[in-house]
RNA sequence: UAUUAAGUUUUCUAGGGUUCCGCAGCUUAUAGCUGGCUGGUCCGAGAGAAAACGCACAGUAUAAAUACUGUGUUCACGGAAGGAUAAAAGCCUGAGAGAU
Numbered sequence: 001u002a003u004u005a006a007g008u009u010u011u012c013u014a015g016g017g018u019u020c021c022g023c024a025g026c027u028u029a030u031a032g033c034u035g036g037c038u039g040g041u042c043c044g045a046g047a048g049a050a051a052a053c054g055c056a057c058a059g060u061a062u063a064a065a066u067a068c069u070g071u072g073u074u075c076a077c078g079g080a081a082g083g084a085u086a087a088a089a090g091c092c093u094g095a096g097a098g099a100u
Stems, first nucleotide, its partner, number of pairs: 007053006015043002020040002022037001023035005054073008077098001081093003
């Protein structure tokens, strides 16, 4: 200095706030306002979990295409700032800057 399946999707968790519902308070009271409230909905991890697909390798069957089976899919310290949504965040910028 450079390369990456370090892939995609789904479900969930840590975490996050306040659109909607609920709750509490107030008021001009089938409603409105205020409050994030150990609640539900909601958002949600590259560096959290699981699964499926995919990928790599090996084996078996087959003339071939291909199918099936097995194994593997590792490692990852990290700001500040900005952005989206109602809002915030381990969301996105971003395996970025930087550090080792």
RNAcentral holds the sequence, with entries from Rfam. A computed fold for a 100-nucleotide RNA from Tepidimicrobium xylanilyticum, annotated as Guanidine-I riboswitch aptamer. The coordinates come from a structure-prediction model, not an experiment, and the mean pLDDT is 84. The model forms 100% of the base pairs in the Rfam consensus.